[in-house]
RNA sequence: CACAUAGGAUCUGGAGAGCGCCCCGGCAGGGGCCGCCGAAGGGGCAAGUGGAGCACGUCUCCAUGAAUCUCUCAGGCAAAAGGACAGAUCGGGGAGU
Numbered sequence: 001c002a003c004a005u006a007g008g009a010u011c012u013g014g015a016g017a018g019c020g021c022c023c024c025g026g027c028a029g030g031g032g033c034c035g036c037c038g039a040a041g042g043g044g045c046a047a048g049u050g051g052a053g054c055a056c057g058u059c060u061c062c063a064u065g066a067a068u069c070u071c072u073c074a075g076g077c078a079a080a081a082g083g084a085c086a087g088a089u090c091g092g093g094g095a096g097u
Base pairs, nucleotide, nucleotide: 002097003096008090009089010088011087012086013085018034020033021032022031023030024029035077036076037075041073042071043070044069048064049063050062051061052060053059054057
């Protein structure tokens, strides 16, 4: 110097589930009750790997260990907002070539 790359920014696309009932409130919204959703975030787990123990067996225990799986804490269930993820553009830390 170049390549490539994380987090990040902008634009675009982006699902699911009651416009549920009651109360307060002018509205926004808040509280309670029941029923639901999974794609903000969060929790959990397999194989494998490492270690320890023993009665040495593909045994037992501990740690690590992924998700769009699962849980539904949080969040959400008209629109709006949000939204995992994807594409484009910008940008570019550390390590690397």
This is a predicted structure of a 97-nucleotide RNA (Glycine riboswitch aptamer) from a Hyphomicrobiales bacterium. It was read from a public genome assembly, where an Rfam model found it. The prediction has a mean pLDDT of 82. The organism belongs to Hyphomicrobiales, within Bacteria.